[in-house]
A computed fold for a 475-nucleotide part of an RNA from an uncultured bacterium, annotated as small-subunit ribosomal RNA, 3' major domain. Its Rfam family is "Bacterial small subunit ribosomal RNA".
Context: one part of a larger RNA
RNA sequence: UGACGGGGGCCCGCACAAGCGGUGGAGUAUGUGGUUUAAUUCGAUGCAACGCGAAGAACCUUACCAGGGCUUGACAUGUCGCGAAUCCUCUUGAAAGAGAGGAGUGCCUUCGGGAGCGCGAACACAGGUGGUGCAUGGCUGUCGUCAGCUCGUGUCGUGAGAUGUUGGGUUAAGUCCCGCAACGAGCGCAACCCACGUUUUUAGUUGCCAUCAUUUAGUUGGGCACUCUAGAGAGACUGCCGGUGACAAACCGGAGGAAGGUGUGGAUGACGUCAAGUCAGCAUGCCCCUUACGCUCUGGGCUACACACGUACUACAAUGCUUCGGACAAAGGGCAGCAAGCGCGCGAGUGCAAGCCAAUCCCAUAAACCGAGGCUCAGUUCAGAUUGCAGGCUGCAACUCGCCUGCAUGAAGGCGGAAUCGCUAGUAAUCGCAGGUCAGCAUACUGCGGUGAAUACGUUCCCGGGCCUUGUACA
Numbered sequence: 001u002g003a004c005g006g007g008g009g010c011c012c013g014c015a016c017a018a019g020c021g022g023u024g025g026a027g028u029a030u031g032u033g034g035u036u037u038a039a040u041u042c043g044a045u046g047c048a049a050c051g052c053g054a055a056g057a058a059c060c061u062u063a064c065c066a067g068g069g070c071u072u073g074a075c076a077u078g079u080c081g082c083g084a085a086u087c088c089u090c091u092u093g094a095a096a097g098a099g100a101g102g103a104g105u106g107c108c109u110u111c112g113g114g115a116g117c118g119c120g121a122a123c124a125c126a127g128g129u130g131g132u133g134c135a136u137g138g139c140u141g142u143c144g145u146c147a148g149c150u151c152g153u154g155u156c157g158u159g160a161g162a163u164g165u166u167g168g169g170u171u172a173a174g175u176c177c178c179g180c181a182a183c184g185a186g187c188g189c190a191a192c193c194c195a196c197g198u199u200u201u202u203a204g205u206u207g208c209c210a211u212c213a214u215u216u217a218g219u220u221g222g223g224c225a226c227u228c229u230a231g232a233g234a235g236a237c238u239g240c241c242g243g244u245g246a247c248a249a250a251c252c253g254g255a256g257g258a259a260g261g262u263g264u265g266g267a268u269g270a271c272g273u274c275a276a277g278u279c280a281g282c283a284u285g286c287c288c289c290u291u292a293c294g295c296u297c298u299g300g301g302c303u304a305c306a307c308a309c310g311u312a313c314u315a316c317a318a319u320g321c322u323u324c325g326g327a328c329a330a331a332g333g334g335c336a337g338c339a340a341g342c343g344c345g346c347g348a349g350u351g352c353a354a355g356c357c358a359a360u361c362c363c364a365u366a367a368a369c370c371g372a373g374g375c376u377c378a379g380u381u382c383a384g385a386u387u388g389c390a391g392g393c394u395g396c397a398a399c400u401c402g403c404c405u406g407c408a409u410g411a412a413g414g415c416g417g418a419a420u421c422g423c424u425a426g427u428a429a430u431c432g433c434a435g436g437u438c439a440g441c442a443u444a445c446u447g448c449g450g451u452g453a454a455u456a457c458g459u460u461c462c463c464g465g466g467c468c469u470u471g472u473a474c475a
Stems, first nucleotide, its partner, number of pairs: 001475002003472003007469007015459002019423005026314008034305002042053002064300007073125001077124002079121005086103007107114002127289002130287003136283002138278003141274001143272001148187006154163003167178003193266004198234007207224003212221002237260001240254005316416001320375007332363003337356002341352004382413001387408007429451007
């Protein structure tokens, strides 16, 4: 100087408390451990691994296993030789491949040849998701959006170092004020950026409709006032008033205002810590393989299953379930696409097919909600696992191993022990919708809106963190 203390003081945070809803019990989905296996590819492992890499394993992917093949190789550059490229057929084979036959004669040309493509030969080489993240770059997680981390000069100290950065106030903040052997400065904080909330203006189609006509319908004429869209501005600064304070910084209350003291949310992550994670995104040193640890194909596996754990979904019902009727979104996506409408089908779907490269058309009925009827506390008109049969869709192909529909079946489950998680407001809870991935496949993920709470006395305690101080046989 740090680190540590079941030392002290001050202060923060959904850290506790106060509340609301869960997890832990059930079934299923998914990840992991373990076990099994020819293989169940690899990585991630307290917080900060475990619906993680994977925004989607039937083949492919695929790295794993078994078997069949190749050896200048699936891919790159260079040398030589042959042939246009290319297409078709046959034999064999699970395919990859191997063997054979036929069609075909292009482009440029100084007629030597050249470009491009294919085949063959030899060699330089290719190739490796093989190892090492404890050799590395880059990127990322975490403490933590915590308020800290430092430097120059000066001063103090033999020196390590200190001072500044401590102190009195204050703040979300090393934020600001005052004081002070310090005076300044940098990286962080804040602001500058984006979105939402108010308004003005510009613009008025594909958007809108107050007035006038018109219509089943903003449908058409008309209009751009309103809504909206999307560009440019305005607006919030403790600016104003009162009080407290040290005449400061600031705090408390108020006015005006759409918004008030960081308006709300996002992006933004200092010096560093964990030899944290990643050699399997990529790059890369070194080591290793080179008729194989490379390449290719078929099939299998990654989907196994006495069990254990994590994360979710659905429930256990009456604030509910069910049938019929009625209402209101936002944000997205669409040409190898979204598909209205009509016909068929109980349905998943299917046939025909308008429109739309989209503020125009479509996906697309939002659901919870409201109204009416039924159910009356029961393993039930709750719950839907499991299984049987019959179908649909995608795809070369759904056996291992996809999704969906109809009929039948109707398991566990009576609100969950110890323990444990999230959340402070348009939040929790609850309800649906969309998108990416994608041929197909979503209870996951990322977004979007609808309905919309309760509680916070307080900081003694648990956890994490900041500043000062103290002890130490630790560095």